[in-house]
């Protein structure tokens, strides 16, 4: 490489380097960018999966933030594949599910 389980509409921004597109992939959308985006770094900061510690037999809960990691425009920016509801038939809104992101075990 690849499995399994959880999560996946909350939350958190300034400097600095760079100098062309990004926002996973394919279509539309629709934003985001020369008033410097994406990336990258550096430092702050968000969460609480690991972790620490307290009930608990257990599932679970409550509490913290030193460390591993993640994350810090837009819901994973939104939609497609099946369902089901409504409908003015133009379209909406709900389920689940595929593909992704992370974590933690396997491996």
């Nucleotide at each position: 490489a690849u499995g399994u389980u959880a999560u996946u509409a909350a939350g958190a921004a300034a400097g600095g380097u760079g100098g062309a597109g990004a926002g996973a992939u394919u279509a539309g959308a629709c934003u985001c960018u020369a008033u410097g985006a994406u990336a990258c770094c550096u430092u702050g900061g968000c969460a609480a999966c690991c972790c620490u510690u307290c009930g608990g037999c257990a599932a679970c809960g409550g509490a913290g933030a030193a460390g591993g990691u993640g994350c810090u425009a837009c819901a994973u920016u939104c939609u497609a594949c099946c369902u089901c509801g409504a409908u003015a038939u133009a379209u909406c809104g709900g389920g689940a599910g595929a593909a992704g992101a992370u974590a933690a075990c396997a491996g």